[in-house]
Molecule: FMN riboswitch aptamer (RFN element)
RNA sequence: AGUGAUCUUCGAGGCAGGGCGUGAUUCCCUACCGGCGGUGAUAGUCCGCGACUCCCCGCGUGGGAUUGACCCGGUGAAAUUCCGGGACCGACGGUAAAAGUCCGGAUGGUAGAAGAGACGC
Numbered sequence: 001a002g003u004g005a006u007c008u009u010c011g012a013g014g015c016a017g018g019g020c021g022u023g024a025u026u027c028c029c030u031a032c033c034g035g036c037g038g039u040g041a042u043a044g045u046c047c048g049c050g051a052c053u054c055c056c057c058g059c060g061u062g063g064g065a066u067u068g069a070c071c072c073g074g075u076g077a078a079a080u081u082c083c084g085g086g087a088c089c090g091a092c093g094g095u096a097a098a099a100g101u102c103c104g105g106a107u108g109g110u111a112g113a114a115g116a117g118a119c120g121c
Base pairs, nucleotide, nucleotide: 002121003120004119006116007115008114009113010112017029018028019027031101032100033090034089035049036048037047038046044088045087053065054064055063056062070086071085072084073083074082092104093103094102
């Protein structure tokens, strides 16, 4: 110096303005938001993962299923990632009325990120 058991911390944002209505941050106009790793070059829309939901079991920190959405032009060696333009997507339960944005499970959990690190090599 590298590696790893283990430990600590961190680990998701968003309805402003207006319309109809008894009632809507849920409808309509408009606004706003974008987890983690990867990549010839920076990604909500590419590849993979996680969350949510469901199933199975020997109930474990396990196994499996499901899991949304992008095109055109430009620059370049290289970009569905940058620049210009125009689009699109967003779990479950709740609600005086249908929710990506409100409330709830959740003071939860995960992908992972940073740091510490016995001891061994």